[in-house]
RNA sequence: UUAUACCCAUGGGGGAGGCGCGAUGCGCCUGAGAGUCUUUGAAGGAAGAGACCCCUUGAACCUGAUCCAGACAAUUCUGGCGUAGGGAAUGGAAUAAGGCUAGUC
Numbered sequence: 001u002u003a004u005a006c007c008c009a010u011g012g013g014g015g016a017g018g019c020g021c022g023a024u025g026c027g028c029c030u031g032a033g034a035g036u037c038u039u040u041g042a043a044g045g046a047a048g049a050g051a052c053c054c055c056u057u058g059a060a061c062c063u064g065a066u067c068c069a070g071a072c073a074a075u076u077c078u079g080g081c082g083u084a085g086g087g088a089a090u091g092g093a094a095u096a097a098g099g100c101u102a103g104u105c
Stems, first nucleotide, its partner, number of pairs: 001097004007092004011055004017029005036049005061086003067080004
């Protein structure tokens, strides 16, 4: 100097669905995560925090999409679409490789 799995720090991005019931909660399905807490609002909601996942080697997530096929009690369940279009990062440590300078033999 370059690269990088893991790790650390700080920062950033993101989603929260489908069912059943004796229903303001409890249980079931998929999943890392399926709305926990606080504030606010008449309410639908909104804001902040938390958990979880992801940050360019980027299917975390969004669009296409009220898409197509299959499965299911049902679904954003699975696959396709998809070398489609978008999408959020820096530093440190460590390791590896290479280079430069100086000294010693």
Model confidence (mean pLDDT): 78 of 100.
Predicted 3D model of a 105-nucleotide RNA (TPP riboswitch aptamer (THI element)) from a Nitrospirota bacterium.
It was read from a public genome assembly, where an Rfam model found it.
Lineage of the source: Bacteria > Pseudomonadati > Nitrospirota.